Notes
The prediction has a mean pLDDT of 83. This is a predicted structure of a 95-nucleotide RNA (c-di-GMP-I riboswitch aptamer). It was read from a public genome assembly, where an Rfam model found it. Its Rfam family is "c-di-GMP-I riboswitch aptamer". Rfam links the family to the GO term cyclic-di-GMP binding.

[in-house]
RNA sequence: AAAUCGAAACGGCAAACCAUUCGAAAGAAUGGGGCGCAAAGCUACAGAACCUAAGUUCUGGCAAAGAUCCAGAAUAAGGUAGUCGAGUUGCCGAA
Numbered sequence: 001a002a003a004u005c006g007a008a009a010c011g012g013c014a015a016a017c018c019a020u021u022c023g024a025a026a027g028a029a030u031g032g033g034g035c036g037c038a039a040a041g042c043u044a045c046a047g048a049a050c051c052u053a054a055g056u057u058c059u060g061g062c063a064a065a066g067a068u069c070c071a072g073a074a075u076a077a078g079g080u081a082g083u084c085g086a087g088u089u090g091c092c093g094a095a
Stems, first nucleotide, its partner, number of pairs: 005093002012037002017032006035082001041088003045085001047084002049080003055075007
């Protein structure tokens, strides 16, 4: 000095849960909290996975027909970076 490594220290982040706010929901923000984390920093990425389904489409019901309404299915352009991969930046330095 480097690492596909991770002892120690200074520090850092913050799951569940609770409160408030936003949102159709998933979820997010702020405060409390602390399960864990060496990238649990950042980027939803013409990579995968997962969550949700407002809107849209289709089917069924109602109806003479259409619209509305009700039910179901599909669907991300909405999310998760603390699901994995990728990109990018970065603190400390024992074995």